[in-house]
Context: one part of a larger RNA
Parts: sequence; C1' cells; structure tokens
RNA sequence: GUCAGCGACUUAGUGUUGCGUGCAAGCUUAAGCCGUUAGGUGUAGGCACAGCGAAAGCGAGUCUUAAUAGGGCGAAUGAGUACGUAGCAUUAGACCCGAAGGCAAGUGAUCUAGAUAUGGGCAGGCUGAAGGUGCAGUAACAUGCACUGGAGGGCCGAACCGUUGAGCGUUGAAAAGCUCUCGGAUGACCUGUGUCUAGGGGUGAAAGGCCAAUCAAACUUGCUGAUAGCUGGUUCUCCGCGAAAUCUAUUUAGGUAGAGCGUCACGAUUAGACUCUGGGGGGUAGAGCACUGAAUGGGCUAGGGGUCCUCACCGGAUUACCAAACCUUCUCAAACUCCGAAUACCCAGAAGUUAUGCGUGGCAGACACACGGCGGGUGCUAACGUCCGUCGUGAAAAGGGAAACAACCCAGACCGCCAAUUAAGGCCCCUAAGUAAUAGCUAAGUGCGAAACGAUGUGGAGGUGCUGAGACAAUCAGGAGGUUGGCUUAGAAGCAGCCAUCCUUUAAAGAAAGCGUAACAGCUCACUGAUCAAGCGCCUCUGCGCGGAAAAUGUAUCGGGACUAAAGUUAUACGCCGAAAUUGCGGACUCAGUAAUGAGUGGUAGCGGAGCGUUCCGUAAGCCGAUGAAGGUGAACCGCGAGGUUUGCUGGAGGUAUCGGAAGUGAGAAUGCUGAC
Repeated sequence: GUCAGCGACUUAGUGUUGCGUGCAAGCUUAAGCCGUUAGGUGUAGGCACAGCGAAAGCGAGUCUUAAUAGGGCGAAUGAGUACGUAGCAUUAGACCCGAAGGCAAGUGAUCUAGAUAUGGGCAGGCUGAAGGUGCAGUAACAUGCACUGGAGGGCCGAACCGUUGAGCGUUGAAAAGCUCUCGGAUGACCUGUGUCUAGGGGUGAAAGGCCAAUCAAACUUGCUGAUAGCUGGUUCUCCGCGAAAUCUAUUUAGGUAGAGCGUCACGAUUAGACUCUGGGGGGUAGAGCACUGAAUGGGCUAGGGGUCCUCACCGGAUUACCAAACCUUCUCAAACUCCGAAUACCCAGAAGUUAUGCGUGGCAGACACACGGCGGGUGCUAACGUCCGUCGUGAAAAGGGAAACAACCCAGACCGCCAAUUAAGGCCCCUAAGUAAUAGCUAAGUGCGAAACGAUGUGGAGGUGCUGAGACAAUCAGGAGGUUGGCUUAGAAGCAGCCAUCCUUUAAAGAAAGCGUAACAGCUCACUGAUCAAGCGCCUCUGCGCGGAAAAUGUAUCGGGACUAAAGUUAUACGCCGAAAUUGCGGACUCAGUAAUGAGUGGUAGCGGAGCGUUCCGUAAGCCGAUGAAGGUGAACCGCGAGGUUUGCUGGAGGUAUCGGAAGUGAGAAUGCUGAC
C1' cells in the first nucleotide's frame, strides 16, 4: 500500500413543541398492595379550571396612589390532561478517537550521583626536596662541598581510567560504535563486593546533570471515558426548498448569544415585487466664490522700510521696496456654499405584468468570505494590499468563449435523441464555419507588450507664401566703387572690440551671414543675370506605422503552423459555424386545475418529505427446503434509486413471505484498530 472484518449521534431522567390515541371542565395516578404476570387496586400528589400584588391580601379584577384620576398586568373572547411517538434543549462521559497534564497509593540507586564498610590495582624509565653522614668552615652558629637519602595532587610512558580533533558509520557490526590522534596514569586516582539516601524527594567539584536506553519533577496502577471554545473522522436511496460569512454584545475577536438571511407547520389574508402617474424632503456629483479659508496679476491707498531736506524734537519730500482694507482679475476646498442634478429613499393612486409579503410557533446553519464593475478612505490614484458603500459572479454553478485560467464574457444542466435555431466568440490549416464581397490604410511581421521625448516614414483634411513677367533644386557668371568707414590697436583692411551703418555704379552686390590671415590675401553666403522648364516652400489638425525597447533552463509578449492589395487593420453590407441557452420528439417527478392543460425540477451548510436494505422478535406447531436451504459465482428481467425477482453452476441444511415490533442497522477516508498478502 491493497484486501477482508471491526469502527462514531446512544441510553435514562426532566422540560418544551409537533403528531397520534383516550377522556374532557376536567385529566391523571406515585409508592405500596393483590395477582394464574394478562391485569386489578391505590386519589397522597401533579397539571388545568382566575387573576393581580414583594407580601399581608383582595378577586373579574388587582397593583400603584391621597385619589373613585391616569397607568401596568388581567377578565370580557373556555381546553385541558395522561400516555405513546418524533424534533430540540437540559443533567449525565452524551457522536467517536486524540493531549500536554493534575491528584493519590505504591515500585525502583543491579544504570547512574554521592556517601559508607571491607578488599584489590598501578610495566618500565627520569628528576632528585627535607633529613642524615663525612670533610671544610665559624668563637659558637651560619654556610659550602661530596656522599647518602628518596619527597612530589613532580616528569616520560604501558596496563587502567578518560575521550581532544578528524574520518568512517547514520534502514549502523553498535538505540552512541570503529580507526588514527589525544588527556590523566601515587592520586581530589582507578576498581570489586556489601550497605545507605526516593519523586516537589534524593544526589549533584552545578551541566537543570543523574535517579534502570525515560527527568524543568522517574516508573506502575487508580481517580479516568480528566478537560480539549482545537484538529481529524462520522457508513443506504430518491424528492421539495435552500442560506450566511452582516449588525449588536462579549477576558470577545478562528468561540458564543440576540437580530438579519434558510426551512417546516399553522393563522389572518392581497398586504409584497416591477413598471407608470402624482406629491415630498435633501445638499452628494457638478458648479460657484455670496460666507469661511487658500491663492494670481493690476489699480487705488492706510501702515512699515530705504534715500534726501531739516536734523534737538516735531515735520517735509521722494521711492523699479514690503503691503492691510477696498476695486478689478486668473483660480482652489472632505471638515466652504449664492446654487444644484441624475439615482436612491418616503407617501399615495392606478391600468398592466408577476407571486409574493405579514404574524405565531418548531428546527437550523452562519457571524474566516473571495474576485470583478462603480463611488470613496488608507497606501505610492503600489499590491491577487487594506477598510467601507453598492451591484454582479464564485462560494453553493456544470455547459460554450477567453490557448490553459473559482471570481471576466455568454448562459443557469430533471432524463434520453446520430433533429433544428441562436448567444458570447469565431469562419487559411491544426479546428466546426468565408482562402467570401466592396472601399481604404499599414511595410513595421506593426498586428503578436510599454512612456516622456525624437524623426523629410506614409495616407487624409485645412491654412499660407512663391510661381510661364519662369518659382524650387542644380549648373555657368557676377558679387563692385568711395573704403584699409571712424575709433581702438603693434596691427584691426566686411569678419578681436566700440560707434555709425551712409552714398555711388548697377541686372545685382551687407560699411557684411560664415571659413580663413599676424594683418592683408584667399574661399563661400546674402543679392543678381543666364541655362533649364512646372510646380515649390512653410504651418496646423488627424489615421496607420518608426526609434526610444537590456535577464536570467529553450524559440518563449499571435495557442502553434503560418500570414503582406493578409489569414493585419478601418468602414459597410451579407452568409455560415457555434452551448447542457431556445425549439422539436419521447419519458419521469412536483405543484395548480374537475379536466384539457399550464408552470416548475443546478445546488454546499441546513430544514422538510417519502422509501430501500441488515440483525433479532411476534405472525410461525404456518410456509419453503436433499426433486437441494443459507452462503459463493454468472446471466436475464423489474424498479428513478437504495435494491428486488427468476434462473445456470457451486454448496450441502437450514431459511422465512406478509403485516407489525425492537435495534450493537448500512464505511472509502479518522498519520483509524486487527488479520492476511
């Protein structure tokens, strides 16, 4: 892992609601007793028949109160009660499994920690303390030298004890080892045996270490089915309806209660929804500046500053300074409003469409929501961000489209059909349907990712200027004189700089637009003529393109192939494909209806309804069964289904219709339990 078996809403008391049955203004017994175990008896008690008050108490009233006022709760308006059964609650382990833990009584020091008694062990080598002896030495000591001596938590290093580093081992040879290396090795040393200390206790050269592979409180058993607002699991079928993830409160936030939303029953009933009409209040969007504030330019002008006059003060003049108020002007505002919608909301009415809405009671689930559109807060007008409002979808929704893709677009699946029409979206091939039509655009594979900004890409629209008295471009020629203008300067001659910028000859030619020289020179330009011959220049708006454009496995930003008067794109008109939508035919069920017929049948939590099957009991001293029961294994048929009937083979002795009753009553999931493989 698979298979088989086992495996979870029970039982009792009490309460409450529904249903059933009995009796009914009443209903009913409990213990006990009797009994042939069927039942009988038993009236103590309980509930109901009257309420109000804290109570005394009063009573269809009563309480409050000074009150006969008002008000509260009642009556007027009669249905209960006992048993059975189902739902739910409650008390119990209370649907099942699951803690870490708490407390009690015991068992442990054969491991290990410390202690205690009594034993045992430590190759070999090195060092050479005190002391001693002799000699020297001293007044005597001291002291020195030699020898002796054999001290030490001394040195090196086996046994022994340990375990520093590394490698290996890591379903190991081993639930801590192996190899190499390393520390101690006469000591606070190691070790045998006996004994002592015990669980909030011991022991601890102290690490919360150790106390039998277990230690921030051992192990065993009991209380014990501890508790678990937590996780997991919870077993047959069909039918009807069908949520919520919000508000309020909470030692509350992943729990719970009341309300909202679901379902079922009953009641009174047309109240409900949509559309339309009429009537309302509002201060949002927008807009505006009349208020409150913010804010631009100008005018006018208090006040302030600067400068000048007088300067001792007062005062005066002036100002490309700052500037209140006022006038004018461009603006801004969630906490501004002289204004002011659309929607929404409230009330009423009515023709139409629709089928809800309300009350009482039983039972819930739910109170983690998600994304998308719109209106906002927050954030960075960041986030598959976060928090509100509102609508949709998902949740609880399958089908078609978006390559794939809960939430987007289309559309809500009762079942069947090798029928039809469409939606979104598509129609070259993959791939169903146009290699369709007309008129354009795009050359970038743009299409098939991106901004500011940039550009003689190209199409369209408009404006403006020049142009056969010849434009634009190109080519040829000219581009002069006064003059080297004046000043400045070493120089300044069109061209360093300053000033001026005239006149003449001309077809035209600047006191010069650039390059150049030390300064000149030189080369161009403006401007003119000729050649040529027909359009040219500039500006604005706009369609489609271009650049801007760098990323990590591999093309990789059309799903792919591939596509260029498209298979891209714009516009127009037509055809077709395309879904579980709609229609057709057949069938099932629910509701309504006399019927004909009509409407409906996606669904999680959940509520309600109807059934199937298993074991046992009654029915049953019946029925079936060796002419073959149960069980096993095939087949056919019946039922929407759970399932059932018949029959072949196997099997070899029991099974059980029907109608009822009672439950250890249905497994695929619980890191489920047991067994097999």
Overview
A computed fold for a 677-nucleotide part of an RNA from a seawater metagenome, annotated as large-subunit ribosomal RNA, domain II. The full RNA is in RNAcentral, with records from SILVA. Its Rfam family is "Bacterial large subunit ribosomal RNA". Rfam links the family to the GO terms ribosome and structural constituent of ribosome.